[in-house]
């Protein structure tokens, strides 16, 4: 220098193919249960979907540019 993959909640990841209410598990907080803790049951909070621009009635999703990470080639 070039190819490919990835970037979404505190963590690990779905959702992107085929544009239409942003999700799961774990964790955190609260409540129940217990003498108490754990476990268990219930509820809640938590997101500029890496950044900028474009297309569109509408973009996490499509297009362009950029940044970062991984991997392969040179």
């Nucleotide at each position: 220098g070039g190819g490919c993959u990835c970037u979404u909640a505190g963590u690990u990841c779905a959702g992107c193919u085929c544009g239409g209410c942003a999700g799961a598990a774990c964790g955190u907080u609260c409540c129940g249960u217990u003498c108490g803790c754990a476990a268990c049951g219930g509820a809640a909070a938590g997101g500029c979907c890496c950044c900028g621009g474009g297309u569109u009635c509408a973009a996490a999703u499509c297009c362009c540019g950029g940044a970062g990470a991984g991997u392969c080639c040179a």